A computed fold for a 481-nucleotide part of an RNA from an uncultured bacterium, annotated as small-subunit ribosomal RNA, 3' major domain.
The coordinates come from a structure-prediction model, not an experiment, and the mean pLDDT is 84.
Context: one part of a larger RNA
RNA sequence: UGACGGGGACCCGCACAAGCAGCGGAGCAUGUGGUUUAAUUCGUGGCUACGCGAAGAACCUUACCAGGGCUUGACAUAUAUAUGAGGGGACAUAGAGAUAUGGAACCAGUAAGAGCUUGCUCUUAACAUAUAUACAGGUGGUGCAUGGUUGUCGUCAGCUCGUGUCGUGAGAUGUUGGGUUAAGUCCCGCAACGAGCGCAACCCUUGCAAUUAGUUACUAACAGAUCAUGCUGAGGACUCUAAUUGGACUGCCGAUGAUAAAUCGGAGGAAGGUGGGGAUGACGUCAAAUCAUCAUGCCCUUUAUGUCCUGGGCUACACACGUGCUACAAUGGUCGGAACAAAGAGGAGCGAAAUGGUGACAUCAAGCAAAUCUCAAAAAACCGAUCCCAGUUCGGAUUGUACUCUGCAACUCGAGUACAUGAAGUCGGAGUUGCUAGUAAUCGCGGAUCAGAAUGCCGCGGUGAAUGCGUUCCCGGGUCU
Numbered sequence: 001u002g003a004c005g006g007g008g009a010c011c012c013g014c015a016c017a018a019g020c021a022g023c024g025g026a027g028c029a030u031g032u033g034g035u036u037u038a039a040u041u042c043g044u045g046g047c048u049a050c051g052c053g054a055a056g057a058a059c060c061u062u063a064c065c066a067g068g069g070c071u072u073g074a075c076a077u078a079u080a081u082a083u084g085a086g087g088g089g090a091c092a093u094a095g096a097g098a099u100a101u102g103g104a105a106c107c108a109g110u111a112a113g114a115g116c117u118u119g120c121u122c123u124u125a126a127c128a129u130a131u132a133u134a135c136a137g138g139u140g141g142u143g144c145a146u147g148g149u150u151g152u153c154g155u156c157a158g159c160u161c162g163u164g165u166c167g168u169g170a171g172a173u174g175u176u177g178g179g180u181u182a183a184g185u186c187c188c189g190c191a192a193c194g195a196g197c198g199c200a201a202c203c204c205u206u207g208c209a210a211u212u213a214g215u216u217a218c219u220a221a222c223a224g225a226u227c228a229u230g231c232u233g234a235g236g237a238c239u240c241u242a243a244u245u246g247g248a249c250u251g252c253c254g255a256u257g258a259u260a261a262a263u264c265g266g267a268g269g270a271a272g273g274u275g276g277g278g279a280u281g282a283c284g285u286c287a288a289a290u291c292a293u294c295a296u297g298c299c300c301u302u303u304a305u306g307u308c309c310u311g312g313g314c315u316a317c318a319c320a321c322g323u324g325c326u327a328c329a330a331u332g333g334u335c336g337g338a339a340c341a342a343a344g345a346g347g348a349g350c351g352a353a354a355u356g357g358u359g360a361c362a363u364c365a366a367g368c369a370a371a372u373c374u375c376a377a378a379a380a381a382c383c384g385a386u387c388c389c390a391g392u393u394c395g396g397a398u399u400g401u402a403c404u405c406u407g408c409a410a411c412u413c414g415a416g417u418a419c420a421u422g423a424a425g426u427c428g429g430a431g432u433u434g435c436u437a438g439u440a441a442u443c444g445c446g447g448a449u450c451a452g453a454a455u456g457c458c459g460c461g462g463u464g465a466a467u468g469c470g471u472u473c474c475c476g477g478g479u480c481u
Base pairs, nucleotide, nucleotide: 007481008480009479010478011477012476013475015471016470019435020434021433022432023431026326027325028324029323030322031321032320033319034317035316042053043052064312065311066310067309068308069307070306073135077134078133079132080131081130082129083128084127086107087106091102092101093100094099110125111124112123113122114121115120116119137301138300140299141298142297146295147294148290149289150288151286153284158197159196160195161194162193163192164173165172166171177188178187179186203278204277205276206275208246209245210244211243212242213241214240218235219234222233223232224231249272252266253265254264255263256262328428332387333386334385335384336383337382344375345374346373349368350367354363355362356361394425399420400419401418402417403416404415405414441463442462443461444460445459446458447457
C1' cells in the first nucleotide's frame, strides 16, 4: 500500500423479509456425467459448464469408426522436361461408390516473330496433360507462447494523472471530512489546484401535441351501387403512416435545510423529478474461455495425423444430475355459436378461391418482389349445452394398423394425420429458483436456421395480479476505520 477477519460504523441490490408462480415427485423433450461401443468426434466444468459452441447430426454437415481408393495430391504458386491446342461432359459399360473406359450436343478454333514449297514447318507467349522438384494439406499438440473475440465481478462507482505540498523512503495528499445523490451526483469545508477514463447527457424506441404529406392506409359530410362491405366518385376532418418541430428544466408555489446542494408536499400537465425500455461495460481480476470461427510462434505429421468414397456412429442405456414441456383437473374437460391484436416473412417463394379427402394433404390455379396479394385461423376471453369429483368425458405416455409430406434415400434415424390402445400421475422430502407493474402468471402469433425436422432460441401482442412492515439475519457489492 493492499487483501482478509464468525472486528466496528454507514449505505445499496428481488439479498433477506412480505407475496405470487414454480423446480425438487410423474411421463416426455433436451443437454451433461457415467457406462457401453469398431466409433459413440471435439470443446465447455462452482457462481461465470450442463435447450452451452449447435440459428436446426437421415446422406451431406462430420471433425469419429469399418472397409475400398489416391499420393505434387480435393486446393495455391513456381521451375525444368516431354507431348498436345483446348473446354464441355448428355449417355453407355464395370463397380457399393470413389473411380476406370468409351463418348454426343454445345463453346472455341489463339497472339507475335522467322523460314520457305503459300499453306505448311520452326521459335516464343498463353492454355491443357504427364513426369520430376520446391511445396501443398492437417478440425494434429500447446489458450500456460500469442493476436482477436468473449464471460465474470458489474452499469458496481469507481480507477488514475500533471503540477504543488508532506515524508529519508515505500508512499500520502488531491479521492478524506459535513450534508446530498441512482452516481467520485452536486454543494460546503480543506495544502491543495486542475485534468483524464468512467457516471450523466448526446443515440434508438415508447408515451402527448402541432406542422407538412395523403397511397397501397383512413371515411366525418355529399352522391352512386349492393344481400352486404370505403365497393366507387369524392374528401384531407379522424385513425394511421413517416419526416420535421415542440414538450420536462426541480422551471413554478410552499415547507425543511447552512442563506448551499438537495429532500418532502402541491399546482399545472399526456408525462415529474433518470417518465418506461434499449444500446452503451472505466482501471483491472480470474495464467477464466476459445489454436475447432479466424489469424498466428514453436512442435509434430507427409503413400499419412493429408485427401476421395460407401456404410455405420454422433440418436447406444442398469443409472445420476441440470434445463424445459405436458399434466394431475370443475377458476376445469368436451361440443356448438360468435368477437378483438401486434410484430414479422414471401420468387427455386407466400399461395387465395374452388373441388376431392374424416384428416395430414392433394388437384387446379387467382393475386403478390407486397401499408395493395398471400401466410392468416389469433388464442385465452364471451354466450349456450354437457360432464358431477371418479384414475373420470382428467391425463396423455406407450403400442398396433392404415396413410400424408419432404427428400436420390425416412431400416438404423424425420415430421405429421386417422382409427384403436389409454402407463405414470390425485400438487410433490430435505432443499431450491424467478419476479416490484403493464411486471409475475396465463393465452396465442411470428421469425432466424431450414429440402424436411422445436417443448429450444429471438421477437410480438391479448388478459392481467399479490406484496413490499422494514434492514435483525443469509448472499453479493461500495465507502471510512